[in-house]
């Protein structure tokens, strides 16, 4: 960042600076002067990625690949609330309008599938 691929119901806060926002967007909701973003320290979540181990495939060599495991050592993330809910659609279900022969619509609520964001890693 026009792109591709996997996660996204668990997991982890304190000091110091700093002063009024902040959860991507809208609607709700929420945090926040008992101090918001934002930086800096120091700490702690965490196996995306590299190394490490083991087994197995390709290979003439170098080396590639796939499955697995253990590990915060390097690279990255992240450290209120499920990505804080919900927006689109699909299904069930309750209540209510409305219409009567085969429903319909409006709300809620559950439960699938997407949209969009976030993170990693691939490409550029």
């Nucleotide at each position: 960042g026009a792109u591709u691929c996997a996660u996204c119901c668990a997991g982890a806060g304190c000091g110091g600076g700093g002063g009024a926002g902040g959860g991507c967007c809208c609607g709700g909701c929420c945090c926040u002067a008992c101090g918001a973003a934002c930086c800096c320290g120091c700490g702690g979540c965490a196996a995306c990625c590299g190394g490490u181990c083991g087994c197995c495939c390709a290979c003439g060599c170098c080396u590639g690949g796939g499955c697995g495991a253990a590990c915060a050592c390097g690279g990255u993330g992240c450290u209120a609330a499920g990505u804080c809910c919900g927006g689109c659609u699909c299904g069930a279900c309750g209540u209510c309008g409305c219409a009567c022969g085969g429903g319909u619509g409006a709300c809620g609520c559950c439960g699938g599938g997407g949209a969009a964001g976030a993170u990693g890693a691939a490409c550029g």
Notes: This is a predicted structure of a 124-nucleotide RNA (SAM riboswitch aptamer (S box leader)) from Dehalococcoides mccartyi. It matches the Rfam family "SAM riboswitch aptamer (S box leader)". Rfam links the family to the GO term regulation of gene expression. The coordinates come from a structure-prediction model, not an experiment, and the mean pLDDT is 84. Taxonomically the source falls in Dehalococcoides (Bacteria, Chloroflexota, Dehalococcoidales, Dehalococcoidaceae). The sequence was found by an Rfam model in a public genome assembly. The model forms 94% of the base pairs in the Rfam consensus.